[in-house]
RNA sequence: AGGGGGCCGGGCAGCCGCGGCGCGCAAGUGCCGAGGAAAGUCCGGGCUCCACGAAGCAAGGGUGGCGGGUAACGCCCGCCGUGGGCAACCACAGGGAAAGUGCCACAGAGAGCAUACCGCCGAUGGCCUCCACGGAGGAUCAGGCAAGGGUGAAAGGGUGCGGUAAGAGCGCACCGGGGCUUCGGCAACGCGGCCCGCAUGGCAAACCCCACCCGGAGCAAGGCCGAAUAGGGGCGGCGCGCCCCCGCGCGAGCGGGGGCAGGGGUGUUUCGUCCCGACCGCCCGGGUUGGCUGCUCGAGCCAUGGAGCGAUCCAUGGCCCAGACGAAUGGCUGCCACCGCGCGGCUGGUGUGCAAGCAUACCGCGCGCGGGACAGAACCCGGCUUACAGGCCCCCU
Repeated sequence: AGGGGGCCGGGCAGCCGCGGCGCGCAAGUGCCGAGGAAAGUCCGGGCUCCACGAAGCAAGGGUGGCGGGUAACGCCCGCCGUGGGCAACCACAGGGAAAGUGCCACAGAGAGCAUACCGCCGAUGGCCUCCACGGAGGAUCAGGCAAGGGUGAAAGGGUGCGGUAAGAGCGCACCGGGGCUUCGGCAACGCGGCCCGCAUGGCAAACCCCACCCGGAGCAAGGCCGAAUAGGGGCGGCGCGCCCCCGCGCGAGCGGGGGCAGGGGUGUUUCGUCCCGACCGCCCGGGUUGGCUGCUCGAGCCAUGGAGCGAUCCAUGGCCCAGACGAAUGGCUGCCACCGCGCGGCUGGUGUGCAAGCAUACCGCGCGCGGGACAGAACCCGGCUUACAGGCCCCCU
């Protein structure tokens, strides 16, 4: 100088106050009371209700190297591969591109049937010149080439030697690639051997193919209780009423007899039966508002020991750690610790300057003032991501 990992998130005391639980008739008193992310609500579960024979298929969504961990995961651990870095280490949406479809902008001659703009050559055929008739030279019309230049993210392997008219896996060596294979590894894969001059560029967070996973909604889930009022449904009652007459009694009244006794239909019409309405009583179910529950002991936390490289697991012992709902968890003061600024002196320490005991810088000590992040439970867990003043520790290059 850099890389990786873990942790803290002020402490103590006093006073006042808030929420929950226990004790108490009460006054009061005892115990507990936010986070590493309580956040975003992005994944995975528990729990609850709804739906549904199971399996399978279809549709839709998700995941994607291999092995392991876990209740489960898209999380974590270990390993592999590729790329980056001198290294510690980091990144990867890391199945399939010879199943098919599609796309490859701009530039460029050519972008998937590869191509020929500049360029190289002119061996071969033709042309021109010379000739000792064997040939030599020139230009480049046909033609050959893909080395070099140029375009591009990408131009049909790379470097070198040979080869050639010039070139080219055309031939060879090494590297890269493909196929088969020995050995090692649970596997991804790796080391090596043989063969093949190379034969099919990229994109699948484009459609698609393959393998695996997924029913939906969520604590405003769900359960219980439930007054008054209004309305709904069912059952029962409606002969404890009114009028007239007679008798008794001073009278209030008592006794007896007769008649009537909501409306409508129907029949065998002083009666039976059916329907409807009012009133009264009882019962049932629903709604509004409210209360209780779900609710916090749980894949819990701590310590020790053991297994494992590790994630994690096992055993033993100990502990109880918010449960609010107009939603508590706060405020003030003092002391200490930390950080910043200023001042002061010191007999303090170190360095520098000189006129040699003074000045100055840093550190230490003292005094004063100021500061302390991100944020805040709401059914509960496991993760991921994001925010965070300041500080501490460990390992590695």
A computed fold for a 397-nucleotide RNA from uncultured Qipengyuania sp., annotated as Bacterial RNase P class A. RNAcentral holds the sequence, with entries from MGnify. Taxonomically the source falls in Qipengyuania (Bacteria, Pseudomonadati, Alphaproteobacteria, Sphingomonadales). It matches the Rfam family "Bacterial RNase P class A". Rfam classes the family as a ribozyme. Gene Ontology terms of the family: ribonuclease P activity, dimeric ribonuclease P complex and tRNA processing.